The RNA shown here (c-di-GMP-I riboswitch aptamer) has 86 nucleotides and comes from a Campylobacterota bacterium.
Its mean pLDDT, the model's own confidence on a scale to 100, is 85.
The source organism's lineage runs through Bacteria, Pseudomonadati and Campylobacterota.
Its Rfam family is "c-di-GMP-I riboswitch aptamer". Rfam links the family to the GO term cyclic-di-GMP binding.
RNA sequence: AUACGACAAAGCUAAACCUAUCGUGAGGUAGGGACAGAAAGCCAUGGGUCUUCUUUUGUUUAAUAGAAGAUCGCCAGGUUACCGAU
Numbered sequence: 001a002u003a004c005g006a007c008a009a010a011g012c013u014a015a016a017c018c019u020a021u022c023g024u025g026a027g028g029u030a031g032g033g034a035c036a037g038a039a040a041g042c043c044a045u046g047g048g049u050c051u052u053c054u055u056u057u058g059u060u061u062a063a064u065a066g067a068a069g070a071u072c073g074c075c076a077g078g079u080u081a082c083c084g085a086u
Stems, first nucleotide, its partner, number of pairs: 003086001004084002012037002017032006035073001041079003045076003048071007056063002
């Protein structure tokens, strides 16, 4: 330095839910909370899923195509990083 992830050590993040707030919405932010996480740090790059608007068909519902968004705690990828049993 790289790989790896301990019946180590020091720590870190914070699901659902509740409250407040922003947003048409998916969802975000802050506080509480703790399901879990060795990158659950960051990036929307490729997919997936979700939302809104429009188009075509349908007309009760929906399906299809495009655009703009959301999701990194959905998968993959890129990038940075604590410790040292191995």